Description
Small-subunit ribosomal RNA, central domain from an uncultured bacterium, 351 nucleotides, folded computationally. RNAcentral holds the full RNA, with entries from ENA, Greengenes and SILVA. Its mean pLDDT, the model's own confidence on a scale to 100, is 84. It matches the Rfam family "Bacterial small subunit ribosomal RNA".
[in-house]
Context: one part of a larger RNA
RNA sequence: CUGGGCGUAAAGGGUGUGUAGGUGGUUUGAUAAGUUAGAUGUGUAAUACCCAGGGCUUAACUCGGGUGCUGCAUCUAAAACUGUUAGACUUGAGUACUGGAGAGGAUAGUGGAAUUCCUAGUGUAGCGGUGGAAUGCGUAGAUAUUAGGAGGAACAUCAGUGGCGAAGGCGACUAUCUGGACAGCAACUGACACUGAGGCACGAAAGCGUGGGGAGCAAACAGGAUUAGAUACCCUGGUAGUCCACGCUGUAAACGACGGAUACUAGAUGCAGGAGGUAUUCACUCCUUCUGUGUCGCAGCUAACGCAAUAAGUAUCCCGCCUGGGGAGUACGGCCGCAAGGUUGAAACUC
Numbered sequence: 001c002u003g004g005g006c007g008u009a010a011a012g013g014g015u016g017u018g019u020a021g022g023u024g025g026u027u028u029g030a031u032a033a034g035u036u037a038g039a040u041g042u043g044u045a046a047u048a049c050c051c052a053g054g055g056c057u058u059a060a061c062u063c064g065g066g067u068g069c070u071g072c073a074u075c076u077a078a079a080a081c082u083g084u085u086a087g088a089c090u091u092g093a094g095u096a097c098u099g100g101a102g103a104g105g106a107u108a109g110u111g112g113a114a115u116u117c118c119u120a121g122u123g124u125a126g127c128g129g130u131g132g133a134a135u136g137c138g139u140a141g142a143u144a145u146u147a148g149g150a151g152g153a154a155c156a157u158c159a160g161u162g163g164c165g166a167a168g169g170c171g172a173c174u175a176u177c178u179g180g181a182c183a184g185c186a187a188c189u190g191a192c193a194c195u196g197a198g199g200c201a202c203g204a205a206a207g208c209g210u211g212g213g214g215a216g217c218a219a220a221c222a223g224g225a226u227u228a229g230a231u232a233c234c235c236u237g238g239u240a241g242u243c244c245a246c247g248c249u250g251u252a253a254a255c256g257a258c259g260g261a262u263a264c265u266a267g268a269u270g271c272a273g274g275a276g277g278u279a280u281u282c283a284c285u286c287c288u289u290c291u292g293u294g295u296c297g298c299a300g301c302u303a304a305c306g307c308a309a310u311a312a313g314u315a316u317c318c319c320g321c322c323u324g325g326g327g328a329g330u331a332c333g334g335c336c337g338c339a340a341g342g343u344u345g346a347a348a349c350u351c
Stems, first nucleotide, its partner, number of pairs: 003323004007305002012319001014202004021195003025089007033082002035078008050066002053063003092192001093189003097184003104178007111155001116150007126137002163170002207248006216242002221237004259318006267296011300307002324351003333344004
């Protein structure tokens, strides 16, 4: 390399979009590049292989002869399949129309509960905290309670293996702008499709830059405990940060540890969003169907666990990745970054 694999043993890219490339529905005609068949030429010589022989007593060795050399070129023929080309089609794909669902995204505004702080009133000796304490707060009047005010952050109940989004993720209310999916209908286009190396875009938290903001929480830090020690777990404080705007970073157990697309393959039962039908006073119940999301389960698969129409089953197409453990996701170099670092990614040696 071929091969064999990728839920848990090594292995699915964090996610999308899309370039090149690869692959591609039904049907008619043409063509003959691939394909198939035949012919001719070449495929030299020598060696090697194979076949039947000759010469050394045999063999090794050696001599001449024959077959053959998967290939290439040209010509002829075939036209099923692939390609190309000219048409046609509607089932794939898309558009239009009608409808309902949704924490999908962005911006602006609004709201109530709670914590903290400030002011004022009532009120008096404790409060707080723990396994028990102490540090801490409090007679300069705390905690508690009432009224008023300030400010920031998060949105209880509803709330649901409920919904939406490509993933990350999204949860108070209102308005504006805006993306997608679904159902119905079958008017339009007529294969316009699938995948996708590079590229581009998005991408939790933490972190970085500049400017704001700062209630609560809280790395670092300080103190009190615990302990043999305690650079911890517990307690009292507390700064970055957490929040906003703009820019960077580009990583996660970025997980369903399961790439995307299409088709097929017993059933049963929930939930969510539609549509239709039957009966009816009325679908609220019953039946059918599409989409999504769960649970169980047959065949089949699997080393087992388990998966099982949301496949890890049966097949096809395309991409990514793996090839014993450690060394090591390290070194060096390249690229990216303000930095932190990221990405690509070895070897010696060793078992």